Overview
SAM riboswitch aptamer (S box leader) from a Bacteroidales bacterium, 101 nucleotides, folded computationally. The prediction has a mean pLDDT of 84. Its Rfam family is "SAM riboswitch aptamer (S box leader)". Rfam describes the family as follows. The SAM riboswitch is found upstream of a number of genes which code for proteins involved in methionine or cysteine biosynthesis in Gram-positive bacteria.
[in-house]
C1' cells in the first nucleotide's frame, strides 16, 4: 500500500527554533492562533496494543516497540428510532495498534 480484528465522550504540556495558518480529506459549522497556532527539536508526561516482569484466573508493574499528550475522530454529512426539533444508535471515512499478504 491490501485484508481482518481490536479501539477511539477517560488521560497526559514545559522549553527552544520557525513565523500563518490549523484542527485528516470535501462541504458547512465551531473553535484554535502574532499574548506566537500549525510545524520541527529537547525534556516531561498519558495510556497499556505488542514484547517483557508478577500473577491460577482476574488483575498489577511500566523499563522495550509503537501510539498520544484543546475541543467526542471538535461536531454534522449516510441510515435507523420517526412525520418535525433536541437526542441516542448503527454505518461509511479515518487515525492508531497487532496479525497476515
Nucleotide at each position: 500500500u491490501g485484508u481482518u480484528u481490536a479501539u477511539a465522550a477517560c488521560g497526559a504540556a514545559g522549553c527552544g527554533c520557525c513565523g500563518a495558518g490549523a484542527g485528516a480529506a470535501c462541504a458547512g459549522g465551531c473553535u484554535c492562533g502574532c499574548u506566537g497556532a500549525a510545524g520541527c527539536g529537547c525534556u516531561g508526561g498519558c495510556a497499556a496494543c505488542c514484547c517483557g516482569c508478577c500473577c491460577a484466573c482476574c488483575g498489577g508493574c511500566a523499563a522495550g516497540g509503537u501510539g498520544c499528550c484543546a475541543a467526542a475522530a471538535c461536531c454534522u454529512g449516510c441510515c435507523u428510532u420517526a412525520g418535525a426539533c433536541a437526542a441516542a444508535g448503527g454505518a461509511a471515512u479515518u487515525a492508531u495498534a497487532a496479525a497476515c499478504g